[in-house]
RNA sequence: CAAGUAAACUGGGUGACCGCCCGCCUCAGGUGGGAGGAAAGUCCGAGCUCCACCGGGCAGGAUGCUGGGUAACGCCCAGGAGGGGUAACCCUACGGAAAGUGCCACAGAAACAUACCGCCAGCGGCCGGCUAUUAAGCGAAAGGGUAUGUGAAAUUAAAGUCAGGUGCCGGUGCGGGUAAGGGUGAAAUGGUGAGGUAAGAGCUCACCAGCGGCUGGGUGACCAGUCGGCUGGGUAAACCCCAUCCGGAGCAAGACCGAAUAGAGGGACGAAUGGUGCCCGGCCUGUUCCCCGGGUUGGUCGCUUGACCCUGGUGGUAACGCCAGGGCUAGAUAGAUGGUCACCGUCCUUCCCUUUGGGGAAGGAUACAGAACUCGGCUUACAGGUUUACUUGACCC
RNA sequence: GCCCCCAUCGUCUAGGGGCCUAGGACGCAGCCCUUUCAAGGCUAAAACCGGGGUUCGAAUCCCCGUGGGGGCA
Numbered sequence: 001c002a003a004g005u006a007a008a009c010u011g012g013g014u015g016a017c018c019g020c021c022c023g024c025c026u027c028a029g030g031u032g033g034g035a036g037g038a039a040a041g042u043c044c045g046a047g048c049u050c051c052a053c054c055g056g057g058c059a060g061g062a063u064g065c066u067g068g069g070u071a072a073c074g075c076c077c078a079g080g081a082g083g084g085g086u087a088a089c090c091c092u093a094c095g096g097a098a099a100g101u102g103c104c105a106c107a108g109a110a111a112c113a114u115a116c117c118g119c120c121a122g123c124g125g126c127c128g129g130c131u132a133u134u135a136a137g138c139g140a141a142a143g144g145g146u147a148u149g150u151g152a153a154a155u156u157a158a159a160g161u162c163a164g165g166u167g168c169c170g171g172u173g174c175g176g177g178u179a180a181g182g183g184u185g186a187a188a189u190g191g192u193g194a195g196g197u198a199a200g201a202g203c204u205c206a207c208c209a210g211c212g213g214c215u216g217g218g219u220g221a222c223c224a225g226u227c228g229g230c231u232g233g234g235u236a237a238a239c240c241c242c243a244u245c246c247g248g249a250g251c252a253a254g255a256c257c258g259a260a261u262a263g264a265g266g267g268a269c270g271a272a273u274g275g276u277g278c279c280c281g282g283c284c285u286g287u288u289c290c291c292c293g294g295g296u297u298g299g300u301c302g303c304u305u306g307a308c309c310c311u312g313g314u315g316g317u318a319a320c321g322c323c324a325g326g327g328c329u330a331g332a333u334a335g336a337u338g339g340u341c342a343c344c345g346u347c348c349u350u351c352c353c354u355u356u357g358g359g360g361a362a363g364g365a366u367a368c369a370g371a372a373c374u375c376g377g378c379u380u381a382c383a384g385g386u387u388u389a390c391u392u393g394a395c396c397c
Numbered sequence: 398g399c400c401c402c403c404a405u406c407g408u409c410u411a412g413g414g415g416c417c418u419a420g421g422a423c424g425c426a427g428c429c430c431u432u433u434c435a436a437g438g439c440u441a442a443a444a445c446c447g448g449g450g451u452u453c454g455a456a457u458c459c460c461c462g463u464g465g466g467g468g469c470a
Base pairs, nucleotide, nucleotide: 001393002392003391004390005389006388007387008386009385010384012344013343014342015341016340017339018338020034021033022032023031024030025029036368040379041378043377044376045375046374047373048250049249050248051247053282054281055280056279057278058277060246061245062244063243064242065079066078067077068076069075080094081092082091083090084089095241096240100239101238102235103234104233116182117181118178119177120176123175124174125172126171127170128169129168130167190208191207192206193205194204195203209231211228212227213226214225215224216223217222254301255300256299257298263292265291266290267289268288274284275283308327309326310325311324312323313322314321315320345366346365347364348363349362350361351360352359353358398469399468400467401466402465403464404463407423408422409421410420415453426440427439428438429437446462447461448460449459450458
């Protein structure tokens, strides 16, 4: 200097004139204050208010690695595992598939099961050949069969002559063996390599992954080492199981004042309806409950002192906690903080000057956007500016 | 301000993890029939609000955003 990562702050200012809201006062006046980091979306958690409640169960919903923080949370911090990146760092909806039930379309032989193409002549079968006392070695002893010999018929034998059998060689994928190779697919009996085999396979071995045991470290998730038989999968933002948590409704909640009106309305019930998801039990309740219809659309409170903000110290890696001091910072209700003028700040473009810095002029732009009970978070929107720390590359010293 | 619901051809709708090349009706376009129109028949074009995630695969399941509708005094 360039590229990148993480985090924080700011996001207009000054003056004049006119116009607003609230509080206070000595009240035709004066004085103090007057939108946000997201006020937004209404996605979570609470404070607060109401339902007269208590207990049990079910449904429903949410979270999901571990340990901390917090009033609480689905949030934040720090770690672990997996993944991405050269790195700083970033992402995760991160319990369980061995409780059970589902699903894995199409393709493919086959997706809780499996042989399509292939490979194999070791075993059995089939075919062919060779060998015969020189190899091998059942056997030529008896018995059986047979003629080309004899003969009319019958009878009767020799010779390794035929067959069988043995041995060897070759062939043949019929039986059988196989899941290494190929094809299909997101995924196909853990992966790579070597040996072994008829061909193969954890069949054996080495390394790695998975599962289980033991030892050590750690609060823990997990990590490291070692041993072992070899070992079909995925999916739970599928139903489900496990652990933890949750009553409901919401400031338009609710309380009070004032004013006005229409109940000849319909229905349920005697311990029933009702009692803020449903069921059961207890308990409470007649100004009962539900529906329809009518009146009031007025005012006050709730409404701003808060799990608040700032500064310093202290504990903790951090989130955050504790101590001391200081501060009061909108409360509107057709809904206030605006309009005009001038100057300045910041950024962009062009031009001029300049010794690096930089200076001047003109034009344009100046973001997202506005409380409505109050807080802690998440998510989304945002022109521009400033700062800090770290990573990588190049150059110089 | 708060509490709920919805989004599929031009319009109204079915769909609930592979059947989706997303179905049906109306409308539009063409053809057949008819003297012509209508009616009828046939054919074709035409869409999952947007983004991200789970999964082999999303219109469908989950999260965020955009737009529309209803209720509360």
Two RNAs folded together computationally: RNase P RNA and transfer RNA, 470 nucleotides in total. Model confidence (mean pLDDT): 76 of 100. Rfam match: Bacterial RNase P class A. Rfam's curators write: Ribonuclease P (RNase P) is a ubiquitous endoribonuclease, found in archaea, bacteria and eukarya as well as chloroplasts and mitochondria.